[in-house]
RNA sequence: UCUAGUCAAAGGCAAAUCUAUUGAAAAAUGGAGUCGCAAAGUUUCAGGUCUAAGGGAAUGUACAUAUGAUUUUUCAGAUAAAAUCCUAUGAUGGCUGGGCUGCCUAG
Numbered sequence: 001u002c003u004a005g006u007c008a009a010a011g012g013c014a015a016a017u018c019u020a021u022u023g024a025a026a027a028a029u030g031g032a033g034u035c036g037c038a039a040a041g042u043u044u045c046a047g048g049u050c051u052a053a054g055g056g057a058a059u060g061u062a063c064a065u066a067u068g069a070u071u072u073u074u075c076a077g078a079u080a081a082a083a084u085c086c087u088a089u090g091a092u093g094g095c096u097g098g099g100c101u102g103c104c105u106a107g
Stems, first nucleotide, its partner, number of pairs: 002107004012037002017032006035094001041100003045097003048092003054087004064079002067076003
C1' cells in the first nucleotide's frame, strides 16, 4: 500500500420509546435509553422512500355575502372554506450504491 472482516483487544456510535425545543409537515437537535452496527464516521453525486409550506389542476359544496327577478317567498347566476390529486427547492447517510477519511487483526 492492497485485500478480507472472523478470532480477539482497546474503544466508538445509539434503534424503538419517553421528554424538551425547532419546523407547515416529514423530520432534526439536546437529555434519558441501549435494538443493533466493521465504518450505524462523513458527504445528497445517483437512485429509492417520506412530507407538501409554496405553486398547479379538477370539482364547485358547507356557512355566508352582494346583485337581479319576484305576489308570498322562492328562484338565478357570481363570490366562497374544507376535502381530493400532482409537484421538492424540504427530509432520510441506521434505505441501496458511489466519493472521502479511519482503529485493530490476518494474508